[in-house]
A computed fold for a 365-nucleotide RNA from an Actinomycetota bacterium, annotated as Bacterial RNase P class A.
It matches the Rfam family "Bacterial RNase P class A". It is annotated as a ribozyme.
The coordinates come from a structure-prediction model, not an experiment, and the mean pLDDT is 76.
RNA sequence: CGAGUCGGCCGGGUAAUCGCGGCAGGUCAAACUGUCGAGGAAAGUCCGGACUCCAUAGGGCAAGAGUGGUGGAUAACAUCCACCUGGGGUGACCCACGGGAAAGUGCAACAGAAAGUAAACCGCCGAGCAAUCGGUAAGGGUGAAACGGUGAGGUAAGAGCUCACCAGCGCAUGUGGUGACACAAGCGGCUAGGUAAACCCCACUCGGAGCAAGACCAAGAGUGACCUUCGGGUCCAGUGCAGGUGACGGCCCGUCAUAUACCUGCGGGUAGGUUGCAAGAGGUCGUUGGUAACAGCGAUCGCAGAUGGAUGAUUACCGUUAGUUUCGGCUAACACAGAAUCCGGCUUAUAGGCCGGCUCGCCAC
Numbered sequence: 001c002g003a004g005u006c007g008g009c010c011g012g013g014u015a016a017u018c019g020c021g022g023c024a025g026g027u028c029a030a031a032c033u034g035u036c037g038a039g040g041a042a043a044g045u046c047c048g049g050a051c052u053c054c055a056u057a058g059g060g061c062a063a064g065a066g067u068g069g070u071g072g073a074u075a076a077c078a079u080c081c082a083c084c085u086g087g088g089g090u091g092a093c094c095c096a097c098g099g100g101a102a103a104g105u106g107c108a109a110c111a112g113a114a115a116g117u118a119a120a121c122c123g124c125c126g127a128g129c130a131a132u133c134g135g136u137a138a139g140g141g142u143g144a145a146a147c148g149g150u151g152a153g154g155u156a157a158g159a160g161c162u163c164a165c166c167a168g169c170g171c172a173u174g175u176g177g178u179g180a181c182a183c184a185a186g187c188g189g190c191u192a193g194g195u196a197a198a199c200c201c202c203a204c205u206c207g208g209a210g211c212a213a214g215a216c217c218a219a220g221a222g223u224g225a226c227c228u229u230c231g232g233g234u235c236c237a238g239u240g241c242a243g244g245u246g247a248c249g250g251c252c253c254g255u256c257a258u259a260u261a262c263c264u265g266c267g268g269g270u271a272g273g274u275u276g277c278a279a280g281a282g283g284u285c286g287u288u289g290g291u292a293a294c295a296g297c298g299a300u301c302g303c304a305g306a307u308g309g310a311u312g313a314u315u316a317c318c319g320u321u322a323g324u325u326u327c328g329g330c331u332a333a334c335a336c337a338g339a340a341u342c343c344g345g346c347u348u349a350u351a352g353g354c355c356g357g358c359u360c361g362c363c364a365c
Stems, first nucleotide, its partner, number of pairs: 001361010012318007020037006039336001043347002046345005051210004058253004064206005069083005084098001085096004099201002104199002106195002121140002123136005148166006167191002169188003173184004214275004225270004230265005244258005282301008319334006
């Protein structure tokens, strides 16, 4: 200097004038003053929770869903960190729906003799005059894949038939590691294709619904919610037990409510306000521990809260990018995109700019 790979940050700023919303002060009420006011993804609604109600909240079963190497972080997770195994790359690094094919079922067109209780087309060997019969799977062919590989012996010809070495599988050790696993040596001739991101098996985990959750006040219009007329059902006068009804996503046990009550059917009446609502698993800085994710401690800050839905408009200057230039400047553009209970992630979109680590190549010293 070039190429590559991984990570981080910004993504408009300042001032003035006018306008809008929250909070505080002020006022009889106002005017007025101060202060704050949309993101890195606010998007998708994919995952996990906080919180609220069922509800006083327990056990089991079935179904369904999710996860799938090991260890750690976290409130939790399919997230993140570190490592292992397999694959790609010269490398830095990147990828993985990472348990099981010897429980079962299924699938693999065509070609091929045969594609899983698989098989003999050509070939080789033996018998026979011949047709043909028997043996074989070493050689050849087909195919993505054909029942371990190389070599030697042996055989009528061959074959793990035997032997040596290697690969896989099974059994049982040693060393290192928390572990997944790695390395080393031994026995066994056992050789059992692929696919589970096909069904399935195994292991582990999982109540339901959701801020339009809920709470309060008022009012009394529709599905819902609340109130209410009438009808029906559930006890024995009381207590207890049993039973019945209802609630707990399905079932069983269990628990709770239950006659001034509960459930149910047909009707009638009513829609406003307050709250939930922002101080949190919070941000920033420093320090300690840890390979790291992250955690502890200390200090400091207060950073929207609308509800027919605020956070805007204009002007000037600055900033970035592109073009042009008589080198003084001039012109144009400025991405993706708007909070709605909140938080931790993942995914997707994004004009342009800045910073850093590492790898490889070339050149010079």